About this RNA
A computed fold for a 96-nucleotide RNA from a Gemmataceae bacterium, annotated as c-di-GMP-I riboswitch aptamer. Of the family's consensus pairs, 95% are formed in the model.
């Protein structure tokens, strides 16, 4: 040094939840908590999944000459998410 990863050994990070706070929204950021995690360390390049303006389409409501509202679908820009995969970058410990 690679590849691997233990019922080592010392740490190490923290899902839901709850508070606080930020944001219109997905989230985010702090503390409580610990479901888990060997890259759950870091980076938003693919691809997923979401989210908010817009637009389109189906349906229904409403209204009556006015282009409206509500659900479900897509689609483009703009975000969110690396504890959804892939990929790139760094890393601590060594039994088999």
């Nucleotide at each position: 040094c690679c590849u691997c990863g233990a019922u080592a050994a010392g740490g190490g990070c923290a899902a839901a939840c709850c508070c606080a706070u930020c944001g219109u929204g997905a989230g985010g950021u702090g503390g409580g908590g610990g479901c888990g995690c060997a890259a759950a360390g870091c980076u938003a390049u693919g691809g997923g999944u979401c989210u908010c303006c817009a637009c389109c389409g189906u349906u229904c409501c409403g209204a009556g000459g006015g282009g409206g509202g509500a659900a479900c679908g897509g689609u483009u820009u703009a975000g969110a998410u690396c504890g959804c995969c892939a990929g790139g970058c760094u890393a601590c410990c060594g039994a088999a």